[in-house]
Context: one part of a larger RNA
RNA sequence: CAAUAUUGAAGGAACUCGGCAAAUUGACUCCGUAACUUCGGGAUAUGGAGUACCCCCUGAGUGUAAAGAGCAUACAGGUAGGUGGCACGAAUCGGGGAUAGCGACUGUUUACUAAAAACACAGGAUUCUGCAAAAUCUAGCGAUGAAGUAUAGGAUCCGAUACCUGCCCGGUGCUGUAAGAUUAUGAGGAGGAGUUCUGCGGAGCUCUGAAUUUAAGUCCCAGUAAACGGCGGCUGUAACCAUAACGGUCCUAAGGUAGCGAAAUUCCUUGUCGGGUAAGUUCCGACCUGCACGAAUGGUAUAACGACUUUCCCACUGUCUCCAAUAUUGACUCA
Numbered sequence: 001c002a003a004u005a006u007u008g009a010a011g012g013a014a015c016u017c018g019g020c021a022a023a024u025u026g027a028c029u030c031c032g033u034a035a036c037u038u039c040g041g042g043a044u045a046u047g048g049a050g051u052a053c054c055c056c057c058u059g060a061g062u063g064u065a066a067a068g069a070g071c072a073u074a075c076a077g078g079u080a081g082g083u084g085g086c087a088c089g090a091a092u093c094g095g096g097g098a099u100a101g102c103g104a105c106u107g108u109u110u111a112c113u114a115a116a117a118a119c120a121c122a123g124g125a126u127u128c129u130g131c132a133a134a135a136u137c138u139a140g141c142g143a144u145g146a147a148g149u150a151u152a153g154g155a156u157c158c159g160a161u162a163c164c165u166g167c168c169c170g171g172u173g174c175u176g177u178a179a180g181a182u183u184a185u186g187a188g189g190a191g192g193a194g195u196u197c198u199g200c201g202g203a204g205c206u207c208u209g210a211a212u213u214u215a216a217g218u219c220c221c222a223g224u225a226a227a228c229g230g231c232g233g234c235u236g237u238a239a240c241c242a243u244a245a246c247g248g249u250c251c252u253a254a255g256g257u258a259g260c261g262a263a264a265u266u267c268c269u270u271g272u273c274g275g276g277u278a279a280g281u282u283c284c285g286a287c288c289u290g291c292a293c294g295a296a297u298g299g300u301a302u303a304a305c306g307a308c309u310u311u312c313c314c315a316c317u318g319u320c321u322c323c324a325a326u327a328u329u330g331a332c333u334c335a
Base pairs, nucleotide, nucleotide: 001330002329003328004327005326006325007324008323010321011320014319019316027051028050029049030048031047036041038160052083053082054081056078057077058076059075061073062072063071064070084088095314096313097312098311100309101308102306103305107119108118123158124157125156126155127154128153129152135144136143137142161301162300163299164298166231167230168229171228172227173224174223175222176221180219181218182217186213187212191208192207193206194205195204196203197202232250233249234248235247236246259293260290271287272286273285274284275283
């Protein structure tokens, strides 16, 4: 000097990104217990008191016993009495409260840097599938689905519960319709070319090939957003000023509804006001000027729960002011 432990005057988070680490609390019995709440909880809430041993009394048990008494044993209670100690729960053995965010919850996860707000979940919704089902594996046979049958099975999204879930089908996708347009292959075969036979007409063979006809698809037409997605500018106006319920105009498929809002989202920004502090870029409550919230890529609220994240308070402490001592093991010195 280091590690691991133990102790510490006065102060008590002044340490630090942050109470990280440590300390506090802790058992049993009794008293007592708030907001909020889905009435189950919250709750060991918070908070307070007692605890050794001996003797006495009271009570209701158990064993022994036919029963009672007695004896033995464990316990509860008492304005009762006493003993010793500075101290009477030895060990085991929750610190507590308030606040906001996120996720409802128990659960799952990056075996070896991430346990979470991520995944899952009950629940909600859409969609496909009538059974030789859809879907999946396979070259095929076949298999799973399922020894199931739409209260079933597959796929996708949201994610308890409560209140809700607005407008847009122009684009992309999906579904439907089959009138019209377009169209492959096939059918068709006008015409043309070459060649064989032939005295000439002509016939045969090979090739090429117009018109005409013809499916799905696409175009077209409609539906569909808990499908992918989207949800505006400029400008005037009220008897102070300011603001604009109201009006004008341009564009759009439609112009963001309810709710929330400097937010896990706010650039300007340490926005402004209030609270908390002597002092607060964080925090809580409001405001709304939302750079760039917003409704199942769900919106808002929410008791309970969380080795989650934020801020504050009480208790507690060597985290610190400011370090010190002790024990053990290393390091170090000597051999």